This is a predicted structure of a 1408-nucleotide RNA (small-subunit ribosomal RNA) from an uncultured bacterium. Its Rfam family is "Bacterial small subunit ribosomal RNA". Its family is annotated with ribosome and structural constituent of ribosome in the Gene Ontology. Model confidence (mean pLDDT): 85 of 100.
RNA sequence: GAGUUUGAUCCUGGCUCAGAACGAACGCUGGCGGCGUGGAUAAGACAUGCAAGUCGAACGGGAUUUUCUUUGGUAGCAAUACCGAAGAAAGUCUAGUGGCGAACGGGUGCGUAACACGUGGGCAAUCUGCCUUAAAGUGGGGGAUAGCUCGGCGAAAGCCGAAUUAAUACCGCAUGUGAUCAGAGGCGACAUCGUCUCGAAAUCAAAGCCGGGGCAACCUGGCGCUUUUUGUGGGGCCCGCGGCCUAUCAGCUUGUUGGUGAGGUAACGGCUCACCAAGGCUAUGACGGGUAGCUGGUCUGAGAGGACGACCAGUCACACUGGGACUGAGACACGGCCCAGACACCUACGGGUGGCAGCAGUCGAGAAUUUUUCUCAAUGGGGGAAACCCUGAAGGAGCGACGCCGCGUGGAGGAUGAAGGUCUUCGGGUUGUAAACUCCUGUCAUUUGGGAACAAGUCGUACGUAGUAACUAUACGUGCGUUGAUAGUACCAGAAGAGGAAGGGACGGCUAACUCUGUGCCAGCAGCCGCGGUAAUACAGAGGUCUCAAGCGUUGUUCGGAUUCAUUGGGCGUAAAGGGUGCGUAGGUGGCGCCGUAAGUCGGGUGUGAAAGCCCGGGGCUCAACCCCGGAGGGUCAGCCGAUACUGGCAGACUAGAGUACGGAAGAGGUAGCUGGAAUUCCCGGUGUAGCGGUGAAAUGCGUAGAUAUCGGGAGGAACACCUGAGGCGAAGGCGGGCUACUGGGCCGAUACUGACGCUGAUGCGCGAAAGCCAGGGGAGCGAACGGGAUUAGAUACCCCGGUAGUCCUGGCCCUAAACGAUGGACACUUGGUGUGUCGGGUAUUCCAGUCCCGAUGUGCCGGAGCUAACGCGUUAAGUGUCCCGCCUGGGGAGUACGGUCGCAAGGCUGAAACUCAAAGGAAUUGACGGGGACCCGCACAAGCGGUGGAGCAUGUGGUUUAAUUCGACGCAACGCGAAGAACCUUACCUGGGCUAGAAUGCCUCUGACAACCCUAGAGAUAGGGCCUUUUGGGUAAAACCAGACAGAGUGCAAGGUGCUGCAUGGCUGUCGUCAGCUCGUGUCGUGAGAUGUUGGGUUAAGUCCCGCAACGAGUGCAACCCUUAUCAAUAGUUGCCAGCGGUUCGGCCGGGCACUCUAUUGAGACUGCCGUUGACAAAACGGAGGAAGGUGGGGAUGACGUCAAGUCCUCAUGGCCUUUAUGUCCAGGGCUACACACGUGCUACAAUGGCCGGUACAAAGCGCUGCAAACCUGCAAGGGGGAGCCAAUCGCAAAAAACCGGUCUCAGUUCGGAUUGGAGUCUGCAACUCGACUCCAUGAAGCUGGAAUCGCUAGUAAUCGCAGAUCAGCAUGCUGCGGUGAAUACGUUCCCGGGUCUUGUACACAC
Repeated sequence: GAGUUUGAUCCUGGCUCAGAACGAACGCUGGCGGCGUGGAUAAGACAUGCAAGUCGAACGGGAUUUUCUUUGGUAGCAAUACCGAAGAAAGUCUAGUGGCGAACGGGUGCGUAACACGUGGGCAAUCUGCCUUAAAGUGGGGGAUAGCUCGGCGAAAGCCGAAUUAAUACCGCAUGUGAUCAGAGGCGACAUCGUCUCGAAAUCAAAGCCGGGGCAACCUGGCGCUUUUUGUGGGGCCCGCGGCCUAUCAGCUUGUUGGUGAGGUAACGGCUCACCAAGGCUAUGACGGGUAGCUGGUCUGAGAGGACGACCAGUCACACUGGGACUGAGACACGGCCCAGACACCUACGGGUGGCAGCAGUCGAGAAUUUUUCUCAAUGGGGGAAACCCUGAAGGAGCGACGCCGCGUGGAGGAUGAAGGUCUUCGGGUUGUAAACUCCUGUCAUUUGGGAACAAGUCGUACGUAGUAACUAUACGUGCGUUGAUAGUACCAGAAGAGGAAGGGACGGCUAACUCUGUGCCAGCAGCCGCGGUAAUACAGAGGUCUCAAGCGUUGUUCGGAUUCAUUGGGCGUAAAGGGUGCGUAGGUGGCGCCGUAAGUCGGGUGUGAAAGCCCGGGGCUCAACCCCGGAGGGUCAGCCGAUACUGGCAGACUAGAGUACGGAAGAGGUAGCUGGAAUUCCCGGUGUAGCGGUGAAAUGCGUAGAUAUCGGGAGGAACACCUGAGGCGAAGGCGGGCUACUGGGCCGAUACUGACGCUGAUGCGCGAAAGCCAGGGGAGCGAACGGGAUUAGAUACCCCGGUAGUCCUGGCCCUAAACGAUGGACACUUGGUGUGUCGGGUAUUCCAGUCCCGAUGUGCCGGAGCUAACGCGUUAAGUGUCCCGCCUGGGGAGUACGGUCGCAAGGCUGAAACUCAAAGGAAUUGACGGGGACCCGCACAAGCGGUGGAGCAUGUGGUUUAAUUCGACGCAACGCGAAGAACCUUACCUGGGCUAGAAUGCCUCUGACAACCCUAGAGAUAGGGCCUUUUGGGUAAAACCAGACAGAGUGCAAGGUGCUGCAUGGCUGUCGUCAGCUCGUGUCGUGAGAUGUUGGGUUAAGUCCCGCAACGAGUGCAACCCUUAUCAAUAGUUGCCAGCGGUUCGGCCGGGCACUCUAUUGAGACUGCCGUUGACAAAACGGAGGAAGGUGGGGAUGACGUCAAGUCCUCAUGGCCUUUAUGUCCAGGGCUACACACGUGCUACAAUGGCCGGUACAAAGCGCUGCAAACCUGCAAGGGGGAGCCAAUCGCAAAAAACCGGUCUCAGUUCGGAUUGGAGUCUGCAACUCGACUCCAUGAAGCUGGAAUCGCUAGUAAUCGCAGAUCAGCAUGCUGCGGUGAAUACGUUCCCGGGUCUUGUACACAC
């Protein structure tokens, strides 16, 4: 920095990611080299080999070689040869004695929280082999012992005895320069003391070894040895400071703390011991528990920090476990000793042996860590005079991509943009200059040849110088010769040939990188959010892309991001977080002036802060990693010198903080005692009678044994109306009748005094509502528990009747609360306004009262700056600062468990973890919702009229049934819906029979036949046969030819699907709703989501209009524009009229006319325009005039942003999926019409406002050539015959019906009602069986107004009456239209339903 809480926002807050690192491990992959690095776990156990020896110039002996001398034996005549023995000399090897080393080097991190480590000091309290400096010395003796030999024991390891022997082994003696130490003096300091000078007693030698000279005595060199001394280096001890967790470890300690004396040590010291005293440590964390070697440094980080302590370096500790000492300069000793233990091995069972945390290596456990390699060539170490020997230290090599660094896997050209893959909208895109191909290069690897540096020295030899009296020895220098594990390696040169060398991860967001296929909440992925339920860029595969690269990912761990423990650098009103509240200890912190100090602080300089590392500069390996040289840097370090502002410490002052004294006023402040009235209840008495009480309504309960009510008297307990106030007091809890006593605190006023005495406050000590507990009282009312009555599905509740603890008092506990202002205390500073309590002051003329003004102190409200995430706070801060205390660090688990402590108990205080989640939260926003509020509207209710729900039938649906009863539609907004019309067809369903490029269409090719018609078979599709053998146009003399129509065939492209997905879609539609809303631009406000505008006051049918307003405008809706209807006019007249004239068969029939009606085109008209009243002088409302019509005149069309994943893949279109001799297509028959039942929508009724019969009127709107059909004839009728007229303002359908007039029926299952059934017919149609409509005769069912519930309608409406049309061969109670007759009611908006606006609450947002 990002992701993740939300519809969105801001904040808080956790989780997660991107980075770097690693002694790593795992998965896939793997060309080369350099430099590093590699048992982190079992300080588990270890086979085998090696890791510490060396010195013969310390010593005796042994073995052996060479030479010489002497001598024996054998062979030989002898020379001589062979085998010995002794001695001498020179070498070599060596067990033992002796010396030095083995205390270094190497390993590991068990233990250790400690002077173990780091850093800085101290030792006047100390040691130091070898080395160095200086001085002196090295005389003379003695006794042993290992070895060897002999004997003995034992399996072995080994041991014992005897005899003999040497030394640089051991022991006396002499010497004492010196050293140690009583004492005296000088100097120095830090108490013991240090140093120098003088001066008495004890201790010290080896002895030697190797050379040179010399006859020898002796001289001399080197190495040694002894005493003392100097130095370097190395130890030992002591001290200051620094560095882990835990208080759910709070007290620890008897050698403990100190003293005296003694012992011990190199040395101080309870280090040890005896005695004496009773101390010592601890909240600045003792003691205990857990963990851990420490450091230089390493990793990370901007830094401050955090984590770590592999490799390298310093230091400590350890060496199978525990303990102990010996030797030694040094050890309490890794490859030494003793004891004990565990383990392992050998054994003759008696007894022995061993210690890889050295280098390799083995087993084990483990995710995991290498060769039983080479060499002492170099560096270093031990011994030695030296040569030299030893050295698993070290130097090298080997193994491992474990890490870092470097190199390569080729370079250039190369488009038909090849093939293949993959995607595709089928055109193409992409892989991709990538490949092929052409021309080059030659790193690495391969091969051939050459071939290092690291080597200095030592030694040998020659020479020179020094050395000596001289020569040697010896030292130094020069020349030559000699020494390489790595290694025939690095490196160099040649050869060949692109030949041998690329993978891993990722691709939804974070995070660079996208498509196809498969899969279908399956398989799986996943670091977090999250993907997967049929179109997955998230799973799996593929293509492509991105990224890193001999590696890439994963896992684990650390730091970072995380300012998420906050010193730098956080917080606590509501997000986690102020202790319930005081007093006060330690601690922290503190007013003003001055003197001196110099601890903090600041400056300078000195010492130290190892090396390596980091950083900078330079250099060496071809570069780099790596290595070398130089520099810089690094401390809360220690001395020294200086400064003195601030802080501290010291001394003495001051008064502004704080306190004391004096005078006042207020107060439910506290404690104790006394006392008062009202009310409830109970008791007694009187009056009085049937109820009382209680509730939403009741009941339990009380009452005729006299209640309730009412009057009088009495008892008892508790609480104190009015006053009373957002008023007062108190630290908080809390405090309320009156009086008295005692008592605390705050406030005001004016002076005096003390002189910083102040603030805060861990631990501690008090107080602490209610409930609860213990003991004793008290008990009127109320009242947990409990009983009863109700309510309810239940009701362990809410309501009612009772009622025990308790509530009250005294004493003692408990110690918690939303103990809240959810806001710790103190001090200072910072604009204001307005109330109120208390005190004081001022002005008006004085007293009093009041008003006003001012000051102080409390307590409220509003509000500025500022602060805050916002809400809000705002001199009573949540502002600005200082000081102190308490507390917080994601949610849950959990204020739980365990432990401790307090309590009589209940329980309180302190207070975790495992596990689990990706959030949990705060404030604000927009919606939605509320059995929240306000306002308004709608046939929403109400007021009315008529229905549905009951009956029969029609129709749709569910269910059931069926071979099939095709499918869809399901609250409103499915159910007389798609369907404006299923007998076949339709038809999608079922059964059966057929076809397979297919039933239909387009393109291409070919043919000119086929089809129609007739016959046969078949249920038909179909099959066979007959008949028939094309046509049009152009063109030409005619053809050929071209174009087309029709039909068939062929093959290919293309089929087909009412199969699935309406949750992949388009289009169309329903619904909220013809509700008045929905938005935008700019501006403004807000961190932001958003708000404002659109809210408010009025008004309207309306976001309609007016006014106001940080808004001003605009869009879409509303309205208007459109159609129709109501009035009039103009125009036009094959309908209309006799209106006016004429004729008449008396019918506008004819002439004539267009005035009227009407038709259909254009106009007019209505706009709150006018008047009055109301209103804000507005908008508008109300009333009126005029008018055919009056306040959108009536009706229609018109449906904002959006909602319902609403409906439709079966109208159509369409992605994907499925199917292809079938889910396609043709045919026949059946089904969609089934029927115990349930629901919706309708029709007809139940009758007299009626039925029936007869007569008489009045429409509108439509339709008609495959049609409407008149007159007339016929049939009871449906109908039949007939055919005039009409392509229709002309003719026809066509009769309108209710109505009106007259008659009849008389309240009944009827002259109501017509279902059902029987019979007979008519019409349509290929065909009325399943399954049409109609007519006539007969039959005459249910039904007498319909439970709960529910629907429509506000005027030409409801109701009622008929007419027409679409579909249609036929079929209408349905649908769409048309006119006729023609009401009732609306007080009103409380309630039901739906909707709109504002507001409020919300833990809702798939939104109750």